[in-house]
Molecule: Purine riboswitch aptamer
Organism: Paenibacillus sp. P22
RNA sequence: CGCAUAUGAUUUCAAGCAACUCGUAUAUCUUCGGGAAUCGGCCCGAAAGUUUCUACCUGGCGACCUUAAUCGCCGGACUACGGGAUGCCGGAAGCAGGCU
Numbered sequence: 001c002g003c004a005u006a007u008g009a010u011u012u013c014a015a016g017c018a019a020c021u022c023g024u025a026u027a028u029c030u031u032c033g034g035g036a037a038u039c040g041g042c043c044c045g046a047a048a049g050u051u052u053c054u055a056c057c058u059g060g061c062g063a064c065c066u067u068a069a070u071c072g073c074c075g076g077a078c079u080a081c082g083g084g085a086u087g088c089c090g091g092a093a094g095c096a097g098g099c100u
Stems, first nucleotide, its partner, number of pairs: 002099002007096002011093003016088003020084006026055001030047006040065002049056001057076007
C1' cells in the first nucleotide's frame, strides 16, 4: 500500500422484544330508556365525554330507602399516545488482530 473479514474484547449508535416507572387522556365519570331485587340496592340497551382506539367496572366501609329510588368516602385497572431508566436480542460503525 492492497485484500479480506474469520476471531477477540470493548466503546458508540439505531431497530426489535420484555417487564418497570412517570406524564397526558378520563373524572373507570355523566345523561336517558326498559326490566329486576327488597335476605335487596342489580341486569340489559342507547347517548355523551378523550385532538383518542378500547374500557367505562370492582372491593371495603358508611349513609339512606322500603316496593322505588339510591348516595358518599377510601382503595384497585385496562387501553391509546409520549417520556425515563433496566434487561435481553441481534445489526452497524470504530479498535485490536489476520493475509499478501